The RNA shown here (SAM riboswitch aptamer (S box leader)) has 166 nucleotides and comes from Natronoglycomyces albus. The sequence is in RNAcentral, with records from Rfam. Of the family's consensus pairs, 97% are formed in the model.
[in-house]
């Protein structure tokens, strides 16, 4: 240099050196600049992205050796009640069905923990970045408006910065 995504109407100084242009390219504007701009350096600051830390929410996982049956389902076993049947003088036993409870399994909910998961807020200022004017405004498209110009809104191109990619 290329490419993807995100953001760009907020914010942020002083000094030294240099010495004439500068505000990305081109054009048109409009600004900054010998009251020293732009650039470089020192200190300082701001807080966009990344990093670090913390809180909250969601998601995933783990915990039954955490909890809930006034959550649900399932199979088997046990216990109890009722009904029917069998046998029976009676005591009582067996089978089937329904219900209830215990235990087990799974699911659901709660709780706790973990995550090199996600989102968002805050802290911080480590890595970059930034510290005139909306990326200074516009030039290309669409819409509103409309006789035209202008204006406004949206989008695009391009630029800058960050985080990745190849």
């Nucleotide at each position: 240099a290329c490419u993807u995504c995100a953001u760009c109407c907020a914010g942020a100084g002083c000094a030294g050196c240099u010495g004439a242009g500068g505000g990305a390219a081109c054009c048109g504007g409009c600004c900054c600049g010998a009251u020293g701009a732009c650039g470089c350096u020192g200190c300082g600051g701001c807080a966009a992205c990344c990093a670090u830390c913390g809180a909250c929410a969601u998601g995933a996982c783990u915990a039954u050796u955490g909890g809930c049956c006034u959550g649900g389902a399932g199979a088997a076993a046990c216990a109890c009640c009722a009904a029917a049947c069998c046998g029976c003088u009676a005591c009582g036993c067996g089978u089937u069905u329904u219900g209830u409870g215990u235990c087990c399994u799974c699911c659901g909910c709660c709780u706790a923990g973990u995550c090199g998961a996600u989102g968002c807020c805050g802290a911080c200022a480590g890595g970059u970045g930034c510290c005139a004017a909306c990326u200074c405004c516009g030039g290309c498209c669409c819409g509103u408006a409309c006789a035209c110009c202008c204006a406004c809104g949206g989008g695009g191109c391009a630029g800058a910065u960050g985080a990745g990619g190849a």

Model confidence (mean pLDDT): 76 of 100.